C1' cells in the first nucleotide's frame, strides 16, 4: 500500500429488488404451595453517508471497523 470477504436485536443466525424472520436471553401473564419446566403475550434489529430504483438489508459509489492473502 495493492486485492478478497464480512458488519442484520442483548447474542447466534436466516432473508432471488416486493410486509425483516428465526432460536436463545429478557420483561409481562397463566399454570405451581413455592420454583423449574411448559404454554401465552411483549420489548428490541439491517455499521455510516450518498446514489440507482415505483420500492434497497439487497445493487452502485465512498467511508468505518473487524478477518485472510499479496508484497
Nucleotide at each position: 500500500u495493492g486485492c478478497c470477504g464480512g458488519a442484520u436485536g442483548g447474542u447466534g443466525u436466516a432473508a432471488c429488488g416486493g410486509c425483516a424472520g428465526c432460536a436463545c436471553u429478557a420483561g409481562u401473564g397463566a399454570c405451581u404451595c413455592u420454583g423449574a419446566a411448559u404454554c401465552a403475550c411483549u420489548c428490541a434489529g439491517u455499521c455510516c453517508a450518498g446514489g440507482u430504483u415505483c420500492g434497497a438489508a439487497u445493487c452502485c459509489u465512498g467511508g468505518u471497523c473487524c478477518g485472510g492473502c499479496a508484497g
Predicted 3D model of a 71-nucleotide RNA (transfer RNA) from Rubrobacter radiotolerans. Its Rfam family is "tRNA". It is annotated as a transfer RNA. Taxonomically the source falls in Rubrobacter (Bacteria, Bacillati, Rubrobacterales, Rubrobacteraceae). Model confidence (mean pLDDT): 81 of 100. It is recorded under the gene name tRNA-Gln-CTG-1-1.